[in-house]
RNA sequence: GCGGGUGUAGCUCAAUGGUAGAGCAUCGGCUUUCCAAGCCGAGGGUUGAGAGUUCGAGCCUCUUCGCCCGCU
Numbered sequence: 001g002c003g004g005g006u007g008u009a010g011c012u013c014a015a016u017g018g019u020a021g022a023g024c025a026u027c028g029g030c031u032u033u034c035c036a037a038g039c040c041g042a043g044g045g046u047u048g049a050g051a052g053u054u055c056g057a058g059c060c061u062c063u064u065c066g067c068c069c070g071c072u
Base pairs, nucleotide, nucleotide: 001071002070003069004068005067006066007065010024011023012022013021018055026042027041028040029039030038048064049063050062051061052060
C1' cells in the first nucleotide's frame, strides 16, 4: 500500500429499515441480629466520528478513525 472482519450502557453481547434491549456490575427497597445469597425496582446510550439515501437508519451507501486477520 491492498483486501476482509469488527466498533452499541462500566463490562460481555443482542436488536428483519419502524419505541435501542438482555446478563453481569452500580444505586435504592424487601428479607436477615449483621453480611452473603435471593426477590422487587431505579439510574446509566449523541449505536467510534462525519455526510448521504429514506416518511423513518444501530441496520443501506460514501468518507474517516481505532482494533484484529490476511496479502504484498